Predicted 3D model of a 101-nucleotide RNA (c-di-GMP-I-GGC riboswitch aptamer) from a Steroidobacteraceae bacterium. It was read from a public genome assembly, where an Rfam model found it. Rfam family: c-di-GMP-I-GGC riboswitch aptamer. Gene Ontology term of the family: cyclic-di-GMP binding.

RNA sequence: UCUGAUCAAGGGCAAACCCGUCGAAAGGCGGGGACGCAAAGCCACCGGUCUACGAUUCCGGCGCCUCGUGCCGCCGAGUUACGACAGCGGGGUUGCCAGGC
Numbered sequence: 001u002c003u004g005a006u007c008a009a010g011g012g013c014a015a016a017c018c019c020g021u022c023g024a025a026a027g028g029c030g031g032g033g034a035c036g037c038a039a040a041g042c043c044a045c046c047g048g049u050c051u052a053c054g055a056u057u058c059c060g061g062c063g064c065c066u067c068g069u070g071c072c073g074c075c076g077a078g079u080u081a082c083g084a085c086a087g088c089g090g091g092g093u094u095g096c097c098a099g100g101c
Stems, first nucleotide, its partner, number of pairs: 001100004012037002017032006035087001041093003045090003048085003054080004059076005064070001065068001
């Protein structure tokens, strides 16, 4: 530095689901539990996916009023990341063992 077949050794991590907890949510953390993983160790840099508290469109509906080209309220829908996902892919970085060069 490459490979993860030889065939192991020591092992490691932990999906779904359940309980508790934080969060508007996606999701995170802890415990249980194993679908799997040769980086399923770490990092949101690129793409992608997810959520939408908030913001925005008066777009639709309803209400209210001074009845108007409403700087109004509520509900719905759309858009949106500064939020999330490293077990979606790429990339960066660190690393056990064995074998090859």